[in-house]
A computed fold for a 124-nucleotide RNA from a Verrucomicrobiota bacterium, annotated as SAM riboswitch aptamer (S box leader). The model forms 97% of the base pairs in the Rfam consensus. It was read from a public genome assembly, where an Rfam model found it. The source organism's lineage runs through Bacteria, Pseudomonadati and Verrucomicrobiota.
RNA sequence: AUCUCAUUGCGAGUGGUCGAGGGACUGGCCCGAUGACGCCACGGCAACCGGUUGAAGUCGCGAACUUCAAUGCCCAGGUGCUAAUUCCAGCUCGAACGCGAAAGCGGUUCGGGGAAAAUGAGAA
Numbered sequence: 001a002u003c004u005c006a007u008u009g010c011g012a013g014u015g016g017u018c019g020a021g022g023g024a025c026u027g028g029c030c031c032g033a034u035g036a037c038g039c040c041a042c043g044g045c046a047a048c049c050g051g052u053u054g055a056a057g058u059c060g061c062g063a064a065c066u067u068c069a070a071u072g073c074c075c076a077g078g079u080g081c082u083a084a085u086u087c088c089a090g091c092u093c094g095a096a097c098g099c100g101a102a103a104g105c106g107g108u109u110c111g112g113g114g115a116a117a118a119u120g121a122g123a124a
Stems, first nucleotide, its partner, number of pairs: 002123007013042005021031003025090004043082003047079003050074003053069006059062001086116001091113007098105002
């Protein structure tokens, strides 16, 4: 790098260093010389892996699996995260408004689904 599955609600920053870009891509909109991004140190958070209680359900009947309990509760070892909903949109569908003589457009707002991306667990 590829494939599968799950999640993307909430949450959590100071110091040092560097010096111009950064927020994946495109557009928007933001962050940034009052020093961003990155790196280092020390904190913090708790998504997944891990532990555990109760209830309900399912089956192949095992202390198996699923769901719920403020996304239960606990831990902080591994991965991870610590501006903005994954910052918003991108493709498609619908509604209202708008434009148009109409066919229609898709401009604005809102909603559904998807794609993409990120993270984890696993596979080969």